[in-house]
Context: one part of a larger RNA
RNA sequence: UGACGGGGGCCUGCACAAGCGGUGGAACAUGUGGUUUAAUUCGAUGCAAAGCGAAGAACCUUACCAGGGAUUGACAUGUCGCGAAUCCUUUUGAAAAAGAGGAGUGCCUUCAGGAACGUGGACAUAGGUGGUGUAUGGCUGUCGUCAGUUCAUGCCGCAAGGUGUUGGGUUAAGUCCCACAAUGAGCGCAACCCUCGUGUUUAGUUGCCAUAAUAGUUUGGCACCCUGAACAGACUAUCGGUGUUAAGCCGGAGGAAGGUGAGGAUGAUGUCAAGUCAUCAUGCCCCUUAUGCCCUGGGCGACACAUGUGCUACAAUGGCUAGGACAAAGGGUCAUGACCUCGCGAGGGCAAGCUAACCUCAAAAAGCUGGCCUCAAUUCGGAUUGCAGGCUGCAACUCGCCUGCAUGAAGUAGGAAUCGCUAGUAAUCGCCAGUCAGCCAUACGGCAGUGAAUUCGUUCUCUGUCCUUGUACA
Repeated sequence: UGACGGGGGCCUGCACAAGCGGUGGAACAUGUGGUUUAAUUCGAUGCAAAGCGAAGAACCUUACCAGGGAUUGACAUGUCGCGAAUCCUUUUGAAAAAGAGGAGUGCCUUCAGGAACGUGGACAUAGGUGGUGUAUGGCUGUCGUCAGUUCAUGCCGCAAGGUGUUGGGUUAAGUCCCACAAUGAGCGCAACCCUCGUGUUUAGUUGCCAUAAUAGUUUGGCACCCUGAACAGACUAUCGGUGUUAAGCCGGAGGAAGGUGAGGAUGAUGUCAAGUCAUCAUGCCCCUUAUGCCCUGGGCGACACAUGUGCUACAAUGGCUAGGACAAAGGGUCAUGACCUCGCGAGGGCAAGCUAACCUCAAAAAGCUGGCCUCAAUUCGGAUUGCAGGCUGCAACUCGCCUGCAUGAAGUAGGAAUCGCUAGUAAUCGCCAGUCAGCCAUACGGCAGUGAAUUCGUUCUCUGUCCUUGUACA
C1' cells in the first nucleotide's frame, strides 16, 4: 500500500420492513443432470449455466451413429490433354454414383488460337464443427450505471509511498460549496443523441371534415383529428422559509410538464487465467485412401428418477351462451389475400384489390347488456386415449400443426424454503413481428386496454461506497 475481521462509524440499494402477486404441491411444455443407447453431436455449471448458443432438429440443418461409396477431392490457385456449353432417353442401385445411346455448335479471332463452361491425369496443395479459451485477437458476461480510477508539477518521507482524492456541509453522483501544501488536468458522473408528454409555424395525400348518388369511386376545404418538418418550452427561473452572506434543502404560485419530467442508448481503471478455437480470425500440435468428402436410414425427440424456467388450473370478482362497443404497433409480390360460395369446423373453390396512411392480415380481448349454471370434483379443470378428417411438404412411422365427435386424469390454493415489483408500476386482458414450406412458440422481442396496495423507517439479513482500527496474511 492492499486484502481480511462473527472490529467501529457514516451512507446507499425492492436489501430488510410495509404491501400485492407468484415459485415450491398437480397436469403439461421446455432446458439441464443422471441413466440408457450403435448414436442419444458439441458447448454453457453459484450469483454471472439450465425457454442459454438455437430468431424455429421430419429430410436438409447436423457437427453424432450404422451401412453404401469416391480419393487432387464438395471448395481455391497454377501446369498439361480432350470436349463448346447444354438437353433428352435408358440399365443397375436405397441414394450417392457407375454404365450405354442420341440431339447439338454459339462468342471473339491476326485462323495459330482465345474467353467462359464441362471433363480426365500427375503434382504442388485443398480440407478438418480435430486438440489447446491456461498460447491469442475480437466479442461478451459480472461487480455496476456502482462513483470511482489516475496523471503532471510542487511539497512531505532514507524508502516503499503519502499529499492532491482528506476534513465540515450537500448531492443520484470525486455533484457542488467552504476550509486546507497543494495547484491544475485526464478517463468516468452530468450534459450533448433517440422516443414519449405541451404549444406555435408550415405542409395537406392515400389522412381528416363536408357534399352528391339507386353503393358506383364525384366535388369542395385543411378550421379540427392525424401525419411529416422546423422551432418554442423547464433553468431551482420566480416568491417565502431555512442554511455560514455558500452549495443546497423545504413549501407555494404559475405551468402540459418542477427539481435528473418518464423511458432508452451510452458501461471508467480494473476483478473473476470468468465465457467463447463450434460465428469469425489465429500460433502451436494432430489427421491426410482419413479425425477430410458424398449419400440413404437412424439419432439429437430414449426414460425408474432429480432439478431450473414457464403455461394451464383448482372456480361464482367464475364458467357457458346471445347481442352490440372501444386500440396501438407491426407484416405483405415466389407475398398478403377481401367479397361470394361449399363445409359443423380445420379448410377448399373462384378471385377483386394492394409494391400499401389507399388493399389486406384483422376478429382485438378483458369490459358492457340480457339468459342459464348454484358450490358439486360440478356446465370447474382440461391431461390422456379412440375414431373421423384438414394443411404444409419428395416424404408427417420413429417425429409436425390444426379440426370435429367421443373420453374426461391429477388438481379443492400447495411443507421447509424462496422470487418479482415503488405508478400508468405490479396484477390482469388480448394483438403483432422475427425465425419460418410447415411447426412442436406456453419461448423470445415489441404493442396497446383495464389498472391497484404499501413504504413507519434503517433494529435486523444481504450487497456496495467512504473513513477509521487490529493483524503472526501478500
Molecule: small-subunit ribosomal RNA, 3' major domain
Organism: Torreya grandis